[in-house]
Bacterial RNase P class A from a Pseudomonadota bacterium, 359 nucleotides, folded computationally. The model forms 97% of the base pairs in the Rfam consensus.
């Protein structure tokens, strides 16, 4: 220089007029008068986890559903750090559907002799009949073919020709030993050794799991028809309660439950001080945690958080080099929060790999 690959912050600024809105304080002005504040890195997706409400007095069980290498963080997760084993890439690095396939059961299309209790198409070797041609019988799974995948790979050696037959070496099982919390990683010694995949097939094993969700929920006012009617019951226990079922149990007795019909749907809380922002210090490979100081940063309710002018950033074109002219992304809060997805204009900052010239 050029190509790559990891991570951070930003996400136009500033002034002025004017304009909404929300909280304090003055006042009693009457849309009054000073002051703070007034959309996000994703507020989107509603895909996970919860804080908080409310139903349940706790509880067994089957059935469903989510995770799914090992440690650690986290209020907690299907998130996130590190580390093993795998795949990918010269490399920085990136992806992973990462427990079980000798508990079953199921499936591997089409080619192909044969697709797992697998087989002989060509071929090789051997006997035997036959004048060549060719026929039968025996052996064999090295060798070729088809396939995504075909009786562990490669090499000597033996064989009639082959073959873990048989040896090294490599795979694969057991066992020991080290080191490591641990998944595992090295040795080393037995053993010819189960015969592919496919659980994101069913399944089977370990771990977890009450539901509903701020349109939760509480409190005030107000109005209407304290209308009708139907079952089943009144301790011999209807009927409700829980995620579904079922055990148990708990509410229940002039009682539960459904139908039809009328009235109201307004107000004020929940509604923002928090698993909280910001430094700085210290432990920790890191996610994070600790402690100290310091801040209060939107709370509308049919929907505010904006317009208008000016200067400047940043870019891009043009250019007589004076300057013109154009552009400035995705997108908007509705209880609150950690996370994961997705959308994104300009550019900015570190650090790391590869390649080629230089010196």
């Nucleotide at each position: 220089u050029g190509g790559a690959g990891c991570g951070g912050a930003c996400g136009c600024a500033u002034g002025a007029u004017c304009g909404c809105u929300u909280c304090g304080g003055c006042c009693u002005g009457u849309u009054g008068c000073c002051g703070g504040g007034g959309a996000g890195g994703a507020a989107a997706g509603u895909c996970c986890g919860a804080a908080c409400u409310c139903c349940g007095c706790a509880g067994g069980g089957c059935a469903g559903g989510a995770u799914g290498g090992u440690u650690c963080g986290u209020a907690a997760c299907a998130c996130g750090a590190a580390c093993u084993g795998g795949g990918g890439g010269c490399a920085a690095c990136c992806c992973c559907g990462a427990g079980g396939a000798a508990a079953g059961u199921g499936c591997c299309a089409c080619a192909g002799a044969a697709a797992a209790u697998a087989u002989a198409c060509c071929g090789c070797c051997u006997c035997g009949a036959u004048u060549u041609a060719u026929c039968g019988g025996g052996g064999u799974a090295a060798g070729g073919g088809u396939g995504a995948a075909a009786a562990g790979g490669u090499g000597g050696g033996g064989u009639a020709a082959g073959a873990g037959c048989u040896c090294a070496c490599c795979g694969c099982u057991u066992u020991c030993a080290u080191g490591g919390u641990g998944a595992c990683a090295u040795g080393a010694a037995a053993g010819g050794c189960a015969u592919g995949g496919c659980a994101a097939a069913c399944c089977c094993c370990a771990u977890c799991c009450g539901g509903a969700g701020c349109a939760a929920g509480a409190c005030c006012a107000a109005a209407u028809a304290g209308g009708g009617g139907a079952a089943c019951g009144c301790u011999u226990g209807a009927g409700g309660g829980c995620g579904g079922c079922u055990c148990g149990u708990c509410c229940g007795a002039a009682g539960u439950u459904c139908c039809c019909g009328g009235g109201u749907a307004g107000g004020u809380u929940g509604c923002u001080a928090g698993a909280g922002g910001u430094g700085c210090c210290g432990g920790g490979c890191g996610a994070u945690c600790g402690g100290c100081a310091u801040c209060c940063c939107a709370g509308a309710u049919a929907a505010a958080u904006g317009a208008u002018c000016a200067u400047g950033g940043c870019u891009c074109g043009u250019u007589u080099c004076g300057a013109c002219g154009g552009g400035u992304a995705c997108a908007g809060a509705a209880u609150u929060c950690g996370g994961c997805u997705u959308a994104u204009a300009a550019g900015c900052c570190g650090c790391u790999c590869c390649a080629a010239a230089u010196u």

The prediction has a mean pLDDT of 77. It was read from a public genome assembly, where an Rfam model found it.